Model confidence (mean pLDDT): 80 of 100.
Transfer RNA from an Oscillospiraceae bacterium, 72 nucleotides, folded computationally.
It matches the Rfam family "tRNA". Its family is annotated with triplet codon-amino acid adaptor activity in the Gene Ontology.
NCBI's taxonomy places the organism under Bacteria, Bacillati, Bacillota, Clostridia, Oscillospiraceae.
The RNAcentral record of the sequence draws on ENA and MGnify.
RNAcentral records the identical sequence in 2 taxa.
[in-house]
């Protein structure tokens, strides 16, 4: 240089046009003499960034950024 993949919460991770599952962690509470365990609740209106399409975009299109793989 050319081509491909990935980017979603503190971490892992689903979603594939109809408005963000789940787990761990954290916080609050119940239980307990205390702690652990268990249970209940809370936790992403900027889904890497900027545009576009659409009534509606994490999702489709264009450009960019970062990481990564393949070829040369």
């Nucleotide at each position: 240089u050319g081509g491909g993949g990935c980017a979603u919460a503190g971490c892992c991770a689903a979603g594939c046009g109809g408005u963000a599952a789940g787990g761990c962690a954290a916080c609050g509470g119940a239980c307990u003499u205390u702690g652990a365990c268990u249970c209940c609740g809370u936790c992403a209106u900027u889904c890497c960034c900027g545009g576009g399409u659409u009534c509606a975009a994490a999702u489709c299109c264009c450009g960019g950024u970062g990481c990564u793989c393949c070829a040369a």